[in-house]
RNA sequence: AAUAAUCUUAAAGCGCCAGGGCUUAAGCCGGAGUAUUGACGGCUUAAGUUGACGAGGAAGAGGUUUAUCGAGUUAUCGGCGGAUGCCUCUAGGCUUUUGCUGCAAGCCUUAAGUCCCUCCUUAAAACUUAUGAGUGAUCAUAAGGACAAAGGGAGGGAUGGCAGCAGA
Numbered sequence: 001a002a003u004a005a006u007c008u009u010a011a012a013g014c015g016c017c018a019g020g021g022c023u024u025a026a027g028c029c030g031g032a033g034u035a036u037u038g039a040c041g042g043c044u045u046a047a048g049u050u051g052a053c054g055a056g057g058a059a060g061a062g063g064u065u066u067a068u069c070g071a072g073u074u075a076u077c078g079g080c081g082g083a084u085g086c087c088u089c090u091a092g093g094c095u096u097u098u099g100c101u102g103c104a105a106g107c108c109u110u111a112a113g114u115c116c117c118u119c120c121u122u123a124a125a126a127c128u129u130a131u132g133a134g135u136g137a138u139c140a141u142a143a144g145g146a147c148a149a150a151g152g153g154a155g156g157g158a159u160g161g162c163a164g165c166a167g168a
Base pairs, nucleotide, nucleotide: 014081015080016079017078019077020050021049022048023047024046025045026044027043028042029041030040053070054069055068059090060089061088062087063086064085091109092108093107094106095105096104098166099165100164101163102162103161113159114158115157116156117155118154119153120152121151127144128143129142130141131140132139133138
């Protein structure tokens, strides 16, 4: 130094890179051309670099994979793994216009039927400038400066099962 095993820690637009993009080096080729040199282009090899910007999201178990929202850009392409999504079941609960019981339907995991309106909820990168590292692609940091949607919260409005018993 490499490989294997074990243990610990971290992340969720999270992690990784063998396709591809880009850069450098070496070699070869091309054309213009009197020749040489150089710019330019192409191929091969090696090394490097890039490969998701924030908002939002967790009852438990199992399953599943292209798992919400927009911004930017047009490689945030493509691939692999993971993941709070989704489905089923389970536990406990909420709503269905007074209460209780039962059924049914829909929802919630500190909240709880469906629809509509108003307000609130620090967007960040991209961009500009600057500093540092590197031959370079690029990377890191700082300052400046805006602009979202979904979801959530508060308030208001509309609307919403069946049966039995009781009450008004």
A computed fold for a 168-nucleotide RNA from Anoxybacter fermentans, annotated as glmS glucosamine-6-phosphate activated ribozyme aptamer. The model forms 89% of the base pairs in the Rfam consensus. The RNAcentral record of the sequence draws on Rfam. Its Rfam family is "glmS glucosamine-6-phosphate activated ribozyme aptamer". From the family's description: This entry contains a glucosamine-6-phosphate activated ribozyme that is found in the mRNA for GlmS. GlmS is an enzyme that uses fructose-6-phosphate and glutamine to generate glucosamine-6-phosphate.